[in-house]
């Protein structure tokens, strides 16, 4: 230091297809309130009426399940932290939020449970904490398994 595997409900992306999202937002019609009112906050500005209740119509994204297919084994994922761009009526200043491209820290792994977080959601993700399984190596012991500690910058095999 190059190439090549393994872990297993193993990872991760698009596609197509299901159900949720939801009788929800919207548009509408009526009837009642409000005018120092609403448009994420605050200014200038610009537009437009705004709340609630009853009806008619009536969505999508995002997160999920299924198939087969592709990419893989730091697979990934999460926080961070700088840079560019999109969105919330126009700028300006903030806050939320999306997407890319870098620089780094953490997690071997997957499953169950507590507890925060995100989410319409009891789906799912996600973070941490625990519990047993599992996979590597290390020591120590037994007779093919027991204990104990470490982490993927790691192991194993070949050049």
């Nucleotide at each position: 230091g190059a190439u090549a595997g393994a872990g297993g409900c193993g990872c991760g992306g698009g596609c197509u297809u299901c159900a949720u999202c939801a009788g929800u937002a919207g548009c509408u019609u009526c009837c009642g309130g409000c005018a120092a009112g609403g448009c994420c906050a605050g200014g200038c500005a610009g537009c437009c009426g705004c709340c609630g209740g009853a009806g008619g119509u009536g969505a999508a994204a995002g997160g999920g399940g299924a198939g087969a297919c592709c990419g893989c084994c730091g697979a990934a994922g999460c926080g961070g932290u700088g840079c560019a761009u999109g969105g919330u009526u126009g700028c300006c200043u903030g806050a939320c939020u999306g997407u890319g491209c870098g620089c780094g820290g953490c997690u071997g792994g997957g499953c169950c449970g507590g507890a925060g977080g995100a989410g319409a959601a009891u789906a799912u993700c996600u973070u941490u904490c625990g519990g047993a399984c599992u996979g590597u190596c290390a020591c120590a012991g037994a007779u093919u398994u027991u204990g104990u500690g470490a982490a993927g910058c790691g192991c194993u095999a070949u050049c």
Lysine riboswitch aptamer from a chicken gut metagenome, 159 nucleotides, folded computationally. The RNAcentral record of the sequence draws on MGnify. The model forms 100% of the base pairs in the Rfam consensus.